[in-house]
RNA sequence: CCAUCAAGAGCGCCCGAGAGACCUGGCUCGCAGACGGCGCGGCAACCGAACCUCAUGACGUUACGGUGCCAAGGCCAGCCCCCCGGGCAUGGGUCGACGAUGACCG
Numbered sequence: 001c002c003a004u005c006a007a008g009a010g011c012g013c014c015c016g017a018g019a020g021a022c023c024u025g026g027c028u029c030g031c032a033g034a035c036g037g038c039g040c041g042g043c044a045a046c047c048g049a050a051c052c053u054c055a056u057g058a059c060g061u062u063a064c065g066g067u068g069c070c071a072a073g074g075c076c077a078g079c080c081c082c083c084c085g086g087g088c089a090u091g092g093g094u095c096g097a098c099g100a101u102g103a104c105c106g
Stems, first nucleotide, its partner, number of pairs: 002102004010040005018029003023078004041070003046066003049062003074098001081093003
C1' cells in the first nucleotide's frame, strides 16, 4: 500500500490461572485445566506450482510448496452520519479508526 475478515476446522501430552489485540463497558471461556507450548490431524485457498485454455489470458480445478487459521460476526459496542421515534432509549444501516491475515514495496 492493496485485498479479505457473517463460513470452515480435532485428539493427545505439558503448563497451572487467568483468557478473549490496546483502553472502557458488556458478555463469554476457564482447576470438569482455559490461555500458552509441543506432537499428530484438520480447515481454507492469499501467494507460488500444476491442470484447464489457441494462449504465459479470464473463470474454474487440484491441495504439491510458502503462509495463515482450527470458541462465540474481528465475541458485542465505543467516533461521525443516516433511518424508525414527540423526544430519549432500543434496534437497524453506511463510512471511518484500530486490529488480524496474505501479496507487494521500502
The RNA shown here (SAM riboswitch aptamer (S box leader)) has 106 nucleotides and comes from Deinococcus koreensis. The organism belongs to Deinococcus, within Bacteria. The coordinates come from a structure-prediction model, not an experiment, and the mean pLDDT is 85. RNAcentral holds the sequence, with entries from Rfam.